[in-house]
RNA sequence: GAUUUAUAAAGAAGCGGUGAGAGAUCAGGCUCAGUGACCCGCUGACAACCUUCCUAGAAUGGAAAAGGUGCCAAAUCCUGUUCCAGCGUAAAAGCUGGAAAAAUAUAAAUU
Numbered sequence: 001g002a003u004u005u006a007u008a009a010a011g012a013a014g015c016g017g018u019g020a021g022a023g024a025u026c027a028g029g030c031u032c033a034g035u036g037a038c039c040c041g042c043u044g045a046c047a048a049c050c051u052u053c054c055u056a057g058a059a060u061g062g063a064a065a066a067g068g069u070g071c072c073a074a075a076u077c078c079u080g081u082u083c084c085a086g087c088g089u090a091a092a093a094g095c096u097g098g099a100a101a102a103a104u105a106u107a108a109a110u111u
Base pairs, nucleotide, nucleotide: 001111002110003109004108005107006106007105008104013043014042015041016040017039021032022031023030026080027079028078029077044072046070049068050067052063053062054061076103081100082099083098084097085096086095087094
């Protein structure tokens, strides 16, 4: 890197450095940003995928948060593919809601 599975409307700061864009790609929006965003480092928090312990031998469930990760603006910031329902229309377009898929992110396993 690829594949598979699970999860993604919850939650969570300060200091220092840097100095202009950033929010995954593309597009349209909308937000954040010299009152210093994004990113990096330190400390801390949040959470509970692996790990540890209990429940039994397994699934499941529970506890802790020492270890491996993760994460700490806004729903994965919203939408952009399909289907269903309602409103709407001569029929459409369009609007609203829901579900599924795809993509993305994280973890674990395999390769």
Description
Predicted 3D model of a 111-nucleotide RNA (SAM riboswitch aptamer (S box leader)) from Arcticibacter pallidicorallinus. NCBI's taxonomy places the organism under Bacteria, Bacteroidota, Sphingobacteriales, Sphingobacteriaceae, Arcticibacter. The prediction has a mean pLDDT of 85. The RNAcentral record of the sequence draws on Rfam. The model forms 94% of the base pairs in the Rfam consensus.